[in-house]
Context: one part of a larger RNA
RNA sequence: CUGGGUUUAAAGGGUUCGCAGGCGGGAAUGUAAGUCCCGGGUUAAAACUACAGGCUCAACCUGUAGUCGCCUUGGAUACUGCAUACCUUGAGGUUAAGAUAGGAAACGGGAAUUCCCGGUGUAACGGUGGAAUGUGUAGAUAUCGGGAGGAACACCAAUAGCGAAGGCAAGUUUCUGGCUUUAACCUGACGCUGAGGAACGAAAGCAUGGGGAGCAAACAGGAUUAGAUACCCUGGUAGUCCAUGCUGUAAACGAUGGGUGCUAGGUGUUGGGAUUCGUCUCAGUGCCGAAGAGAAAUCGUUAAGCACCCCACCUGGGGAGUACGGUCGCAAGGCUGAAACUC
Numbered sequence: 001c002u003g004g005g006u007u008u009a010a011a012g013g014g015u016u017c018g019c020a021g022g023c024g025g026g027a028a029u030g031u032a033a034g035u036c037c038c039g040g041g042u043u044a045a046a047a048c049u050a051c052a053g054g055c056u057c058a059a060c061c062u063g064u065a066g067u068c069g070c071c072u073u074g075g076a077u078a079c080u081g082c083a084u085a086c087c088u089u090g091a092g093g094u095u096a097a098g099a100u101a102g103g104a105a106a107c108g109g110g111a112a113u114u115c116c117c118g119g120u121g122u123a124a125c126g127g128u129g130g131a132a133u134g135u136g137u138a139g140a141u142a143u144c145g146g147g148a149g150g151a152a153c154a155c156c157a158a159u160a161g162c163g164a165a166g167g168c169a170a171g172u173u174u175c176u177g178g179c180u181u182u183a184a185c186c187u188g189a190c191g192c193u194g195a196g197g198a199a200c201g202a203a204a205g206c207a208u209g210g211g212g213a214g215c216a217a218a219c220a221g222g223a224u225u226a227g228a229u230a231c232c233c234u235g236g237u238a239g240u241c242c243a244u245g246c247u248g249u250a251a252a253c254g255a256u257g258g259g260u261g262c263u264a265g266g267u268g269u270u271g272g273g274a275u276u277c278g279u280c281u282c283a284g285u286g287c288c289g290a291a292g293a294g295a296a297a298u299c300g301u302u303a304a305g306c307a308c309c310c311c312a313c314c315u316g317g318g319g320a321g322u323a324c325g326g327u328c329g330c331a332a333g334g335c336u337g338a339a340a341c342u343c
Base pairs, nucleotide, nucleotide: 003315004314005313006312007297008296012311014200015199016198017197021193022192023191025087026086028084029083030082031081033080034079035076036075037074039072040071041070042069048066049065050064051063052062053061054060090190091187092186093185094184096181097180098179102176103175104174105173106172107171109153114148115147116146117145118144119143120142124135125134161168162167205246206245207244208243209242210241214240215239219235220234221233222232257310258309259308260307261306262305265288266287267286268285269284270283271282272281273280274279292299293298316343317342318341325336326335327334328333
């Protein structure tokens, strides 16, 4: 390179946007670059291939012819390209509706935990398999009233909704993104994908400054145990929260890249539209299943089916996502990524 693959065997990039590149709807005219045909030139010899011949065969040798490539006269015009002027189905827009935990900021809420103050009240509380550490006569736990502060928003809640993914849930307001449906009209291929690149990206972690109720790595103590650097218990600091900046990774999962077309149905459900109220239809979201696929499990109009286009990735296990180099980062580390050796 070709081939075969990528749900679970190795393999889909965490996600999106997008330059280059690759690919690209219908009909017409022109051109003739790609493409195809005829002829010519060139392609040293040897070699190669085919045929024929010579050494008794073969290897070997001799002869003739030839493929491919490049250049070129002339011709063909289906397909691709290019140019021109069109079309409306792809794409986009206008109008009118609709749903939404999509994003950002601000404001004010109720329940609960903890702490503080006061009242009542007295000897226990707490915790466990059982205990102990711990708290409590300096008055705890319990209970009532008041206050402070931080974090999270029970029920609604769903097989539901929204978002590119990560993710998003009390309420109100402001700003803002995307999506769906409807019927006509407008633009007229404006499209798909996307190496590099850019942006976003849970948790943990880092920097500076705040904040700190509960929870809780580390740590301390009590138990358990042969031991117990654990599981259980009592405490408890980073952290968890906010602002700004960094990090850039996850079983970032549907372990399933994106787009378009085609291929039985049945049954739920969300949001539109139509309706003769029977149902039909569009966009999602579930289950079961035709054909088909699959090693099977299973998938099956939300494909893992049948095809085409573009990107990414795989090529036995270990060594190893390591070493070295490069690059990014404050660091932690990330990205890129071998070999010896061994089975």

This is a predicted structure of a 343-nucleotide part of an RNA (small-subunit ribosomal RNA, central domain) from a metagenome. Its Rfam family is "Bacterial small subunit ribosomal RNA". The RNAcentral record of the full RNA draws on SILVA.